[in-house]
C1' cells in the first nucleotide's frame, strides 16, 4: 500500500430499507434449612464514528477509526 471480511445489549449473535430481536448473563419470584441446578417474570441499545440518499437506513453511498485474513 492494495484487496475482502467483521463491528449491533455485559457476552455469543440474528434482522426483504418499514416498531431493533434471540441465547446466556445480571435482576425478581417459586421452589431448598442453604448454595447450585431447575421453574416463571422483568430490565438493559447512540446498531464503531461522521456525513449522504430516501417518506422511512441496522440495511444503500462517501469519509473514517479498529480488528482479522489475503496478495505486494
Nucleotide at each position: 500500500g492494495c484487496a475482502g471480511c467483521g463491528c449491533u445489549a455485559g457476552c455469543u449473535c440474528a434482522a426483504c430499507g418499514g416498531c431493533a430481536g434471540a441465547g446466556c448473563a445480571a435482576c425478581c419470584g417459586c421452589g431448598u434449612c442453604a448454595u447450585g441446578c431447575g421453574c416463571g417474570g422483568c430490565g438493559g441499545g447512540u446498531u464503531g464514528g461522521a456525513g449522504g440518499u430516501u417518506c422511512a437506513a441496522g440495511u444503500c453511498c462517501u469519509c473514517u477509526g479498529c480488528g482479522c485474513u489475503g496478495c505486494u